[in-house]
Context: one part of a larger RNA
RNA sequence: CCCUGGUUAAGGAACUCGGCAACAUGCACGCGUAACUUCGGGAGAAGCGUGACCCUGUUGAAGGGUGGCACAGAAGAGGCCCUACCGACUGUUUACCAAAAACACAGGUCUCUGCGAAGGCGCAAGCCGACGUAUAGGGGCUGACGCCUGCCCAGUGCCGGAAGGUUAAGGGGAGAGGUGCAAGCUUUGAACCGAAGCCCCGGUGAACGGCGGCCGUAACUAUAACGGUCCUAAGGUAGCGAAAUUCCUUGUCGGGUAAGUUCCGACCCGCACGAAAGGCGUAACGAGUGGGGCGCUGUCUCAACCAGGGACUCG
Numbered sequence: 001c002c003c004u005g006g007u008u009a010a011g012g013a014a015c016u017c018g019g020c021a022a023c024a025u026g027c028a029c030g031c032g033u034a035a036c037u038u039c040g041g042g043a044g045a046a047g048c049g050u051g052a053c054c055c056u057g058u059u060g061a062a063g064g065g066u067g068g069c070a071c072a073g074a075a076g077a078g079g080c081c082c083u084a085c086c087g088a089c090u091g092u093u094u095a096c097c098a099a100a101a102a103c104a105c106a107g108g109u110c111u112c113u114g115c116g117a118a119g120g121c122g123c124a125a126g127c128c129g130a131c132g133u134a135u136a137g138g139g140g141c142u143g144a145c146g147c148c149u150g151c152c153c154a155g156u157g158c159c160g161g162a163a164g165g166u167u168a169a170g171g172g173g174a175g176a177g178g179u180g181c182a183a184g185c186u187u188u189g190a191a192c193c194g195a196a197g198c199c200c201c202g203g204u205g206a207a208c209g210g211c212g213g214c215c216g217u218a219a220c221u222a223u224a225a226c227g228g229u230c231c232u233a234a235g236g237u238a239g240c241g242a243a244a245u246u247c248c249u250u251g252u253c254g255g256g257u258a259a260g261u262u263c264c265g266a267c268c269c270g271c272a273c274g275a276a277a278g279g280c281g282u283a284a285c286g287a288g289u290g291g292g293g294c295g296c297u298g299u300c301u302c303a304a305c306c307a308g309g310g311a312c313u314c315g
Base pairs, nucleotide, nucleotide: 001310002309003308004307005306006305007304008303010301011300014299019296027051028050029049030048031047036041038144052066053065054064055063056062067071079294080293081292082291083290084289085288086286087285091103092102107142108141109140110139111138112137113136119128120127121126145281146280147279148278150211151210152209155208156207157204158203159202160201161200164199165198166197170193171192175188176187177186178185179184212230213229214228215227216226239273240270251267252266253265254264255263
């Protein structure tokens, strides 16, 4: 000096990316428990007290007495609170660096499927689906619950339509060529008739997707309810918003601190939120993420000592 463990004056997070680690809390009984809430919960909330032994006692309560530095006498046994984000929840996952806000999930919705179902495996036979039958089964998206889920069908997809256009094989044969004396054989072949598809006509967004620009205007200023104009299939509704999204940015204001690029509440010029690639809320839950506080501590000011094991010396 290193590892593992122990103790520490005063201070108590000043450490640090961050209380990481450690300390602390810890049991039983009694008292007592807030916001919020889906009325179940939140709750072991928080917080406070009591605890040994002897006697009495319907021997579980309670009362009286006794001893110790210490009575859950050793060991084992939640730290707590406030706030925001994400995901409803219990679950699942990268066997061996990630456990999560990722996956799943009940629930929602769209779509396919009438049964030898659709779909899947197989060359096939055959099998699964299912010894099921639309309250069933397959696929896609969303993801408890609450309030909701706007506008665009021009493009793409899907569904429906069938008058017209286009269109293959095939049918059809006007004609033309070769050959032959010829009958004929053979090659070629225009009209015209020919499906689905495409064109075309409609529908459809919890289908793929998309959801504007410039200029002017109010009796201070500023701003613009209002007007003009260009473009579009239509120009982003509700709600939310410097956000797990904000570049400028440590935006501005407020809160918290003596001091706060983080955090919370607001504002809204949203570089580049936005409604099932769901929007906004939400009790409960979480080895999730951020901010704050109480308690407590060798994390630190700042280090010291002790024990064991290494390192070191000899062998």